[in-house]
RNA sequence: GAUAAAGGCAAACCGGCCGCAAGGUCGGGACGCAAAGCCAAGGGCCAGCCUUUCGUGAGGCCGGCAGCCUGGCUGCCGAA
Numbered sequence: 001g002a003u004a005a006a007g008g009c010a011a012a013c014c015g016g017c018c019g020c021a022a023g024g025u026c027g028g029g030a031c032g033c034a035a036a037g038c039c040a041a042g043g044g045c046c047a048g049c050c051u052u053u054c055g056u057g058a059g060g061c062c063g064g065c066a067g068c069c070u071g072g073c074u075g076c077c078g079a080a
Base pairs, nucleotide, nucleotide: 001077008033009032013028014027015026016025017024018023031067037073038072039071041070042069043068044065045064046063048061049060050059051058052057
């Protein structure tokens, strides 16, 4: 980061499986993506549990989202 080339990934939705759930995974499927490759470090969002409170609220524990952003590491091509 280009009407380039070779490719790659795969949203929603549907089906199977796992999970209390958020969500994950496999298959189908493509909305899109120059890192939509990897990392839960920071912020944010989502779920579960406990305590306190009349309630609002507050505190704690645990899990998830990398296609929410920031950040770190790695990678194909090479026009302006």
Model confidence (mean pLDDT): 87 of 100. The RNA shown here (c-di-GMP-I riboswitch aptamer) has 80 nucleotides and comes from a marine sediment metagenome. It matches the Rfam family "c-di-GMP-I riboswitch aptamer". For this family Rfam cites "Identification of 22 candidate structured RNAs in bacteria using the CMfinder comparative genomics pipeline" (Weinberg et al., Nucleic Acids Res, 2007). From the family's description: GEMM was predicted in a large-scale screen for bacterial structured RNA regulatory elements.